[in-house]
Context: one part of a larger RNA
Formats: sequence, C1' cells, structure tokens
RNA sequence: UGACGGGGGCCCGCACAAGCGGUGGAGCAUGUGGUUCAAUUCGAUGCAACGCGAAGAACCUUACCUGGGCUUGACAUCCAGAGUAUCUCCCCGAAAAGGGAGAGUGCCCGCAAGGGAACUCUGAGACAGGUGCUGCAUGGCUGUCGUCAGCUCGUGUCGUGAGAUGUUGGGUUAAGUCCCGCAACGAGCGCAACCCUUGCCCUUAGUUGCCAGCGGUUCGGCCGGGCACUCUAAGGGGACCGCCGAUGUCAAAUCGGAGGAAGGUGGGGAUGACGUCAAGUCCUCAUGGCCUUUAUGCCCAGGGCUACACACGUGCUACAAUGGUCGGUACAGAGGGCAGCGACAGCGCGAGCUGAAGCAAAUCCCAAAAAGCCGACCUCAGUACGGAUUGGAGUCUGCAACUCGACUCCACGAAGGUGGAAUCGCUAGUAAUCGCGGAUCAGCAUGCCGCGGUGAAUACGUUCCCGGGCCUUGUACA
Repeated sequence: UGACGGGGGCCCGCACAAGCGGUGGAGCAUGUGGUUCAAUUCGAUGCAACGCGAAGAACCUUACCUGGGCUUGACAUCCAGAGUAUCUCCCCGAAAAGGGAGAGUGCCCGCAAGGGAACUCUGAGACAGGUGCUGCAUGGCUGUCGUCAGCUCGUGUCGUGAGAUGUUGGGUUAAGUCCCGCAACGAGCGCAACCCUUGCCCUUAGUUGCCAGCGGUUCGGCCGGGCACUCUAAGGGGACCGCCGAUGUCAAAUCGGAGGAAGGUGGGGAUGACGUCAAGUCCUCAUGGCCUUUAUGCCCAGGGCUACACACGUGCUACAAUGGUCGGUACAGAGGGCAGCGACAGCGCGAGCUGAAGCAAAUCCCAAAAAGCCGACCUCAGUACGGAUUGGAGUCUGCAACUCGACUCCACGAAGGUGGAAUCGCUAGUAAUCGCGGAUCAGCAUGCCGCGGUGAAUACGUUCCCGGGCCUUGUACA
C1' cells in the first nucleotide's frame, strides 16, 4: 500500500422486510450429469455451465460409429502432355466410384500450320488438407464484479524509502454530482450531457384518414370533392429547481406550491473507466509451437447425436366454478410476403385440397387477435376438470418421415385435489394474465427476440441475510 475480520461509523441495491405470482410434488417438453452403446461428436461446470454455442440434428448439417472407396487429393498456386468445353444414354454398384457408347465443336490471334484464355483428363513433385493438441504460447470477441462510482496523471509539497497529499474533512447528490474548507493547484479515463425511442404542441407534406361541411350512392370513404382532424415522417418548440414560499452556511442543494402534456436524471434504450477471475472460446475467424500426411486428410451409404434403472436445472399444461363447453358480438400493436403472401368460390367433420383475383405492398395478402362482453348448459364429481398414453384412419413438407417430423379426426382416457426442507422473479403500465408477429426454416418452437390488450398489491423501516461504495481500526496474510 492492499486484502481480510462472526471490528466500528456512514450509505446504497427487489438485499431483507411488506406484498403478488411462481419453482421444489404431477404429466410432458428441453438442456445437463450419470449409465449404456459400434458411436451415443465436441465444447460450456458456483454466482457468471445446464431451452448455453445450436436463430431449426429425418438425408444434408455432422465434426461421431460401421462398412465401401480415393491418394497432388473435395479446395489454391506452379510444370509437362493430351483433349477441347458441354450434353445424352447403357452396364455394374447401396451410393461414391468404375467401365462403355453417342452427339458436339464454341472464344481470341492467324490464309494455313500453329499458338493463347477458360475447362476436363493423365503424370511428377513442390505442396494442399486436418472441427487433430495446447484458450496455461496468443490476437480478436465475450461473460463477470457493475452502469458499481470509481481509476489515475503532471507539477508542487511531505517522507531516508515503500509511499502519502490531491481523492481526506463539513454538507449534498443517482453519481469523485456540486458547494464550502484544506499544501495543494490543475488535468485525463469514467458520471452527466450530446445519440435513438416514447409522452405534449407547432410548421411543412397529403393516392392512409375524414360526412368533420357539401353533393351522389348499388351504402362499403364507395364516388365527386377537401387536407380540418386522426395518422404518417422531416424540421422546430417544450423542463431549466426557470417562478413563488420554506429550510440551508448569503452555498451546493432539499421540501412544498403554482403553471404545465410532462417536475426535479419525465419513462425506456444504446453507451460498460483502470482493472479482476492464467474466467470462456485454437469447433466462427486469425495465429505461434507440436502432431498427422495411401491418413488424424477426402468421397459415399447406413447408423448415431433422438439410447434410459436414475439425479438435477429451465420451461409448458394442469389440478378447476373470478372455471369448463357451446352460440353470438367487439377493440390492437409491431412485423413478414414473388421459387413468396394468397383474398374469394367449390370440396372435405378437420388437417387440407382444387380453381383463382390482388399484391414487390400506409394500396393486396398473412388476419382470426385472445382474454373481454351478451346468452345458454355443467353444480363440486377424478367430473362436461385435466389431457398424458395407446390403437386406428388421414393431411402436408420433402428423393425419403422405420429408427426420428409437424398437424388433423375417431377411440382410449393416466398422474394430478395447490406441492416437504428449501428456493426464484417483480416497485407501475411493473407483476400477473391474454393473445399476435418475426428470425432460423422445405418441414418442424412449450425455446428465443419483439408487439400490443386487460391490469394489481405492497414498501413501517434498515436490526438481520446477500452483494457493493467511502472513512477508520486490528492483523502472525501478500
């Protein structure tokens, strides 16, 4: 100087408390451990691994296993020779590969011979290749403490020195935020602001919107017509403790009030200081070293990554009556769409099929939002709750759904009656609850990323648990 303390003081954080909803019990989904296996590829492992890399494992992916094959190689550059490219068919084979037949002559220079570019084949070697090892050799990227308020420097001063001071103190703040004081005076990286979005208003603009006012109407902004409103998207205004009062050191600031759409950082996002964990990643990529080179490389078929006595994490659906079923009827936002979205009509109980308009989309389509509201039934029952499991019949995607897809219909209807010890999230348009969209994607979502609808309860307080900041104290620790 740090680190640590079941030392002290001060102060924060859904840290506790107050409250709401969960997990832990059930079934299933998914990841992991373990076990099994020819293989169940590899990595991630307290917080900070475990719906994680994987924003899509039937083949492919794929790195694993078994078997069949190749050896200048699937890919790059160079040399020599031959052919030209390319396309079709046959045999064999699981395919890869191997063998054979036919069509066919292009581009540039040149009369031609020939040469050249691209491509294919053959040969030789330089070399290629490696998701092989080392993240404890590395770059880059990322997680975490933590959006915590800290981390430092120059000069000066003090100290033999390590170092201290500044950065401590009194107030204040979300903040090393600001004020005052002070052997310090200044400065940098952080904080804040500048950026995006949302909430109010104005201007500009009108192939969305509007009977707002007029006319027509087959009643639909449908038509004429118009940008007033809604909206869209570009610019601007608006909030600054600015005003008033009180408190405060005549300060910084705090409390209350007015005005205001908004009030004391208005809400949300992006933004992550010096560093820590030899944290994670050599399977994104890059890269040193090592290893391999008729194989640890490459091609192919099939299998595996989907196994299953178990154990754990994360979720979904429930256990019902503020509920279930049936009928009727409203109101979103944000997105996506041409090898695409597909209205509408017909067929099918349905998944869906057939035909097909429109739309590269504020114009057409996906599209129905759902919870809600109105009405009816169920009456506490393992049930008209719950839907696992299994049997049968189908639909769709795809070369192909056996291992191993999703969905539909009929039948079957399991466990489950609110879950021990323990444990998680959340302070407001939040939790809870309800549906909708998107990426990936042929197909496959209870995951992920977004969107809106309905919409709470509680916070006395900081003694305690956890994490953190500042000052101080002890130390046999560094």